[in-house]
RNA sequence: AUAAAUAUCAGGCAAACUUAACGAAAGUUAAGGACGCAAAGCUACGGGUCUAAAGUAGAUAUACAAUGAUCGCCGGGUUGCAGGA
Numbered sequence: 001a002u003a004a005a006u007a008u009c010a011g012g013c014a015a016a017c018u019u020a021a022c023g024a025a026a027g028u029u030a031a032g033g034a035c036g037c038a039a040a041g042c043u044a045c046g047g048g049u050c051u052a053a054a055g056u057a058g059a060u061a062u063a064c065a066a067u068g069a070u071c072g073c074c075g076g077g078u079u080g081c082a083g084g085a
């Protein structure tokens, strides 16, 4: 100088759906299954969204409203993996 090859290793989690169980529901847990995810690990602290059993109002329909749920809705807090530039 030219050409070719190489962008990681080890891995991790698990959407929809199916089955079973729990729950009033939203949804959760377990097994199967992978749509995807560099935090798609944890945390309900702030916001958003979902549900409305009990409760209140109502003749009724229904309305209000979390103490319920969602971190794979966003942000905060916190923990972790990798190392070509």
Base pairs, nucleotide, nucleotide: 012037013036017032018031019030020029021028022027035072041078042077043076045075046074047073048070049069050068055064056063057062